[in-house]
RNA sequence: ACUUGAAAAAGGCAAACUUAUUGAAAGAUAAGGGCGCAAAGCUGCGGGUCUAAAGUUUACGGUCAGUGAACAAUGAUAGCCGGGCUGCCAAA
Numbered sequence: 001a002c003u004u005g006a007a008a009a010a011g012g013c014a015a016a017c018u019u020a021u022u023g024a025a026a027g028a029u030a031a032g033g034g035c036g037c038a039a040a041g042c043u044g045c046g047g048g049u050c051u052a053a054a055g056u057u058u059a060c061g062g063u064c065a066g067u068g069a070a071c072a073a074u075g076a077u078a079g080c081c082g083g084g085c086u087g088c089c090a091a092a
Base pairs, nucleotide, nucleotide: 003091004090005089012037013036017032018031019030020029021028022027035079041085042084043083045082046081047080048077049076050075055071056070057069058068059067060066
């Protein structure tokens, strides 16, 4: 330096759930918690998935106000997969 993660050690992260804050929502943040994780470190670049406030179309509403439906990220997810960047310990 590359490959690998069977065993060991040092440490690390933290799902569900609860509380608070935030957001239209999906979700995020903090504290508790601990299912799991060898990149569960970073990055929305490709695909997937979730959401649909604003917008567009449309139905009802005589008109207006309003309500419903459809479409669709510019929102989210790195603990869905792939790509990119970086990294601890050990073994061979």
c-di-GMP-I riboswitch aptamer from Pseudobacillus badius, 92 nucleotides, folded computationally.
The organism belongs to Pseudobacillus, within Bacteria.
Its Rfam family is "c-di-GMP-I riboswitch aptamer". Rfam's curators write: GEMM was predicted in a large-scale screen for bacterial structured RNA regulatory elements.
RNAcentral holds the sequence, with entries from Ribocentre.